Predicted 3D model of a 478-nucleotide part of an RNA (small-subunit ribosomal RNA, 3' major domain) from a metagenome. The RNAcentral record of the full RNA draws on SILVA. Its mean pLDDT, the model's own confidence on a scale to 100, is 81.
Context: one part of a larger RNA
RNA sequence: UGACGGGGACCCGCACAAGUGGUGGAGCAUGUCGUUUAAUUCGAAGAUACGCGAAGAACCUUACCUGGGCUUGACAUAUGCAUCGUACUUUCCAGAGAUGGAUUGGUCAUUUAGUUGGGUGCAAUACAGGUGUUGCAUGGCUGUCGUCAGCUCGUGUCGUGAGAUGUUGGGUUAAGUCCCGCAACGAGCGCAACCCUCGCCAUCAGUUGCUAGCAUUUAGUUGGGCACUCUGGUGGAACCGCCAAGGAUAACUUGGAGGAAGGUGGGGAUGACGUCAAGUCAUCAUGGCCCUUACGCCCAGGGCUACAGACGUGCUACAAUGGGGUCGACAACGGGAAGCAAUACCGCAAGGUGGAGCGAAUCCUUCAAACGACUCCUCAGUUCAGAUUGUGGUCUGCAACUCGACCGCAUGAAGCUGGAAUCACUAGUAAUCGCGGAUCAGCAUGCCGCGGUGAAUACCGUUCCCGGGUCUUGUACA
Numbered sequence: 001u002g003a004c005g006g007g008g009a010c011c012c013g014c015a016c017a018a019g020u021g022g023u024g025g026a027g028c029a030u031g032u033c034g035u036u037u038a039a040u041u042c043g044a045a046g047a048u049a050c051g052c053g054a055a056g057a058a059c060c061u062u063a064c065c066u067g068g069g070c071u072u073g074a075c076a077u078a079u080g081c082a083u084c085g086u087a088c089u090u091u092c093c094a095g096a097g098a099u100g101g102a103u104u105g106g107u108c109a110u111u112u113a114g115u116u117g118g119g120u121g122c123a124a125u126a127c128a129g130g131u132g133u134u135g136c137a138u139g140g141c142u143g144u145c146g147u148c149a150g151c152u153c154g155u156g157u158c159g160u161g162a163g164a165u166g167u168u169g170g171g172u173u174a175a176g177u178c179c180c181g182c183a184a185c186g187a188g189c190g191c192a193a194c195c196c197u198c199g200c201c202a203u204c205a206g207u208u209g210c211u212a213g214c215a216u217u218u219a220g221u222u223g224g225g226c227a228c229u230c231u232g233g234u235g236g237a238a239c240c241g242c243c244a245a246g247g248a249u250a251a252c253u254u255g256g257a258g259g260a261a262g263g264u265g266g267g268g269a270u271g272a273c274g275u276c277a278a279g280u281c282a283u284c285a286u287g288g289c290c291c292u293u294a295c296g297c298c299c300a301g302g303g304c305u306a307c308a309g310a311c312g313u314g315c316u317a318c319a320a321u322g323g324g325g326u327c328g329a330c331a332a333c334g335g336g337a338a339g340c341a342a343u344a345c346c347g348c349a350a351g352g353u354g355g356a357g358c359g360a361a362u363c364c365u366u367c368a369a370a371c372g373a374c375u376c377c378u379c380a381g382u383u384c385a386g387a388u389u390g391u392g393g394u395c396u397g398c399a400a401c402u403c404g405a406c407c408g409c410a411u412g413a414a415g416c417u418g419g420a421a422u423c424a425c426u427a428g429u430a431a432u433c434g435c436g437g438a439u440c441a442g443c444a445u446g447c448c449g450c451g452g453u454g455a456a457u458a459c460c461g462u463u464c465c466c467g468g469g470u471c472u473u474g475u476a477c478a
Stems, first nucleotide, its partner, number of pairs: 001478002003475003007472007015462002019425005026316008034307002042053002064302007073127001077126002079123006088105001091102004108117002129291002132289003138285002140280003143276001145274001150189006156165003169180003195268004200236007209226003214223002239262001242256005318418001322376003326372001335364002339358002344353003384415001389410007431453007
């Protein structure tokens, strides 16, 4: 100087407390361990692994296994020889296919004239290739402490020196934020602001959007209009600016006014010096090491989907604030051409036929909870719950056996609110309800977004648990 303390002081955080809803019990989905297996490819491991890499394993992917093949190779550069109406294309045979064999059609460009370019075959060698190994050789990227308020430097001063000072102290703040004081005076990276978005207003613009008054219609449908809504450009607006009180006449704090908004207005992006030899050699790049008729390459089938068990994360429930059918109202973000698809018709349905419109403020385009009346009729394993199984179908796709999603009928399991323990959340939040998107042929209870309905509590608060910050103290630790 740090680190540590079941030392002290002060302060903060959904850390506790006050509340709300969960997990832990059930069934299923998904990931992991374990076990099994020819293989169940690999990585991730307290917090910071475990719906994680994977924004989507039937083949492919695919790295794994079994079997069948290739050896200058699937891919790059270079050389020699040979060959070319080449590359390409049709059909057939053998085969699981890779591959091997046969066959059809048409047919190169350029030029300095047999050159160059391109293709194919053979050969040889340099080489290719490796999701092999080392993340403890690395770059890059990332997690975490933590959006915590810290981390440092120059000069000066003090100290023999390591170092100290500044950065401590008194206040204050979300903040090393600011004020005052001070052997310090300044500065940098962080904080804040500048950026995006939501909330108010003005203005410009008015189609595909809107419709107040006028005309018209089944319908903003049409004429008309651009007021209003909305869209998206440009500006304004909030600064403790004003008032009062407190405070040290400071920084600032408390209350009030006006205001759409009040004290950082809400949300996002933004992550200092560093820590964990944290993670990643399987995104990529890369040093060393290793393989080279194989640890490389091609192919078929299988596996990654196994299943006594254990754990994590979720979904659906256990019902009456409910289930069922019926009536039928109100969104937002987005996506669409090998695409989204309306009206119509067929089917109980999944879906099918067909195809208007739309490269989209125009078309696809319709939310569901909610509301109203009806039924169940009082707590029952039920008109709760929906697993499992049988059977018949639909769709995608060469192909749904291993191993897809969905629909109809039948079947109707556990489950009556969950032990110890444990998690999230402070407002348009939790809870609850649906909608969209990426990936994607098909496949979503996951992920990323969107809107609808919409709480409780925080009382004196900081004694305690956890994590963090500042100062101080002890130390046999570095």